[in-house]
Molecule: Bacterial RNase P class A
Organism: marine eukaryotic metagenome
């Protein structure tokens, strides 16, 4: 200079003026005002894609149907997560990718091309026979996968024998498959040897086959307390006036047919769930790590139309534009002062662990190649 990975921050500081939750304190006409402490968005709060926790229904076991997941040991509450290691491929290389159980259970597919896409195929060629024909050659019948063509793929490779031609037909040595030992690993799987038929085609993110999970709904879950209106049952009254108004009581006045209690069930509404948790830093421990154990410490948002924001100086970072003044033949590097202009993605609603996807502008690190 080029390039591969992995953490990390996500503007600071003040003055004003504001909002939301707890605490306190003053007044209050009992509604709520006002002072005052202290707390108050995110790495993705987001997409609701996965998995848990919590609720409530449902369920004796089991089986079927659906649905997922699929290397191998691990890691975790659990995972379509995660980590390390295995095979496979791509890179010169860090590194990246892999939808990574089975294709002799069985069915299906294999587009165009091609003669033939399956346990297959004679379109040209090659070789034989028989007729035809002066010859050159042409027909018809066998054989034949060694060339040639077709394709993403035509079913081992070389090389010798063989044969009319040819062919794992034979025979070596290479590849490959299955089975056995043998040695290393927890285990995918790795080296080594021996034996056999000689060769067997892709697709399972096509049905389908195997092992292993998997019950349903989601906080508008779910609970608790309950105006009002209707229902029951009960006292009291309906001109021998219950009850209500006149600011408290007492007499008056007025209005009057309903009016009071209880009672279960529950709307409206309140409150709970609801902020201490698989929590969060930090340090040792044990692990190749994912990650666990200890110890210390700190408490940290929470509405129900929805708070966590507006402004203003100062600083810092990004870009452009003059100026200065250094270094460089040079393109151009970096410094210094001025103006401009810009500073993202977005925003919690039951909570938690992943996954994705957005994202200006930065910082830190380990490594690879080149020179």
């Nucleotide at each position: 200079g080029a390039g591969c990975c992995g953490g990390g921050c996500g503007g600071g500081c003040g003055g004003c003026c504001g909002c939301g939750g707890c605490g306190g304190g003053a007044c209050u006409g009992c509604g709520g005002u006002c002072c005052u402490g202290u707390c108050g968005a995110g790495g993705a709060a987001a997409g609701u894609c996965c998995g848990g926790g919590c609720a409530c229904c449902g369920c004796a076991g089991g089986g079927c149907a659906g649905g997922g997941u699929g290397g191998u040991c691990g890691g975790u509450a659990a995972c379509c997560c995660c980590g390390a290691c295995c095979c496979g491929g791509a890179g010169c290389g860090a590194u990246c990718c892999g939808c990574g159980g089975g294709a002799c259970a069985g069915u299906g597919c294999c587009a165009c091309a091609g003669a033939g896409a399956g346990g297959a195929g004679a379109c040209c060629g090659c070789c034989g026979g028989u007729c035809c024909a002066c010859c050159a050659g042409g027909a018809c019948c066998g054989g034949u996968c060694a060339g040639g063509g077709u394709g993403a793929a035509a079913g081992g490779g070389u090389g010798c024998g063989g044969u009319a031609a040819g062919a794992g037909c034979g025979c070596a040595c290479c590849a490959g498959c299955a089975c056995c030992c043998c040695g290393g690993g927890u285990g995918a799987c790795c080296g080594g040897g021996g034996u056999g038929g000689c060769u067997c085609g892709g697709c399972a993110a096509a049905c389908c086959c195997c092992a292993c999970c998997c019950g349903g709904u989601g906080c508008g879950a779910g609970g608790u307390c309950g105006a009002g209106c209707a229902g029951c049952a009960g006292g009291c009254g309906u001109c021998c006036g219950a009850g209500g108004g006149c600011g408290g009581c007492c007499c008056g006045c007025c209005c009057g047919a309903g009016u009071c209690u209880g009672c279960a069930g529950g709307u409206g509404g309140a409150c709970c769930g609801c902020a201490c948790g698989a929590g969060g830093c930090g340090g040792c421990c044990g692990g190749c790590a994912a990650c666990g154990g200890u110890c210390g410490u700190c408490c940290c948002a929470g509405a129900c139309a929805g708070a966590u924001g507006g402004u203003c100086g100062c600083c810092a970072c990004c870009g452009g534009c003059g100026g200065g003044a250094c270094c460089g033949c040079g393109a151009g590097g970096a410094c210094c002062c001025g103006c401009c202009g810009g500073c993202a993605c977005a925003g919690a609603a039951c909570c938690c662990g992943g996954c994705u996807u957005a994202c200006a502008g930065c910082c830190c690190g380990a490594c690879u190649c080149g020179u």